[in-house]
RNA sequence: GCUCCUAUCGUCUAGAGGUCAGGAUCCCGGGUUUUCACCCCGGAGGCCAGGGUUCGAUUCCCUGUGGGAGCA
Numbered sequence: 001g002c003u004c005c006u007a008u009c010g011u012c013u014a015g016a017g018g019u020c021a022g023g024a025u026c027c028c029g030g031g032u033u034u035u036c037a038c039c040c041c042g043g044a045g046g047c048c049a050g051g052g053u054u055c056g057a058u059u060c061c062c063u064g065u066g067g068g069a070g071c072a
Base pairs, nucleotide, nucleotide: 001071002070003069004068005067006066007065010025011024012023013022018055027043028042029041030040031039048064049063050062051061052060
């Protein structure tokens, strides 16, 4: 330099055009307990950036950025 893969709550991950973006863990509140932990209930928290297609984009396309792999 070229090609390919990838980016979603703090972390790990599901979702591949529409409905509230779902789950686990962490965190917060409550219940239980003499207390803590476990367990149960509830809550907060996220689509890498810019552009395009579309009535509608987290999803498809392009470019950039970060990460990974291969070739030279």